[in-house]
RNA sequence: GGGCCUGUAGCUCAGCUGGUUAGAGCACACGCUUGAUAAGCGUGGGGUCGAUAGUUCAAAUCUAUCCAGGCCCA
Numbered sequence: 001g002g003g004c005c006u007g008u009a010g011c012u013c014a015g016c017u018g019g020u021u022a023g024a025g026c027a028c029a030c031g032c033u034u035g036a037u038a039a040g041c042g043u044g045g046g047g048u049c050g051a052u053a054g055u056u057c058a059a060a061u062c063u064a065u066c067c068a069g070g071c072c073c074a
Stems, first nucleotide, its partner, number of pairs: 001073007010026004019057001028044005050066005
């Protein structure tokens, strides 16, 4: 230098062929339960979907460029 992959909650990840509300488990906070913990149950908080621009009635999803990490080739 060229090609490819990944980027979604604090962590690990899902999200079909664009479709209107963005989710799960764990973690965290509160409550129930207990003599007290753990476990269990319930409720809740937490998101610029890496960034910018574009296409579209509508973008986490499609396109372009850029950023970060990784792999391969030279």